[in-house]
RNA sequence: ACCUUAUCCAGAGUGGCGGAGGUACAGGACCUGUGAAGCCGCGGCAACCGCCUGACCGGGUUCGGGCAGGAACGGUGCCAUUUCCUACGACGUGUGUGCGAUCGAAAGAUGAGGG
Numbered sequence: 001a002c003c004u005u006a007u008c009c010a011g012a013g014u015g016g017c018g019g020a021g022g023u024a025c026a027g028g029a030c031c032u033g034u035g036a037a038g039c040c041g042c043g044g045c046a047a048c049c050g051c052c053u054g055a056c057c058g059g060g061u062u063c064g065g066g067c068a069g070g071a072a073c074g075g076u077g078c079c080a081u082u083u084c085c086u087a088c089g090a091c092g093u094g095u096g097u098g099c100g101a102u103c104g105a106a107a108g109a110u111g112a113g114g115g
Base pairs, nucleotide, nucleotide: 002114003113004112005111006110007109008108013042014041015040016039017038021031022030023029026086027085028084043079044078045077048075049074050073051070052069053068054067056065057064058063083107088104089103090102091100092099093098
């Protein structure tokens, strides 16, 4: 690379360098010289993993499991727009290749585990 699984309408920005792109892809809609990407500093958000507490279940000895809660100390992550919206299917509706405050899938992102 890839596979499995959980989550994705909450939350949180400034300074320096940089100098034209960015919001994954396509279409749309947006952001951007009142400074994009990227890098660095500082600040912040957040309980996925580690960690702590509780009762319960299993095993039998301080181990495993799910549940409830705690804590930004450690490992990640994140800090315009719901994953910005749509795309494919179902459902509803319409004369309709349309539309929709519904559901699901696909794709993507992040964590954890595997490889």
The prediction has a mean pLDDT of 83. A computed fold for a 115-nucleotide RNA, annotated as SAM riboswitch aptamer (S box leader). The model forms 97% of the base pairs in the Rfam consensus.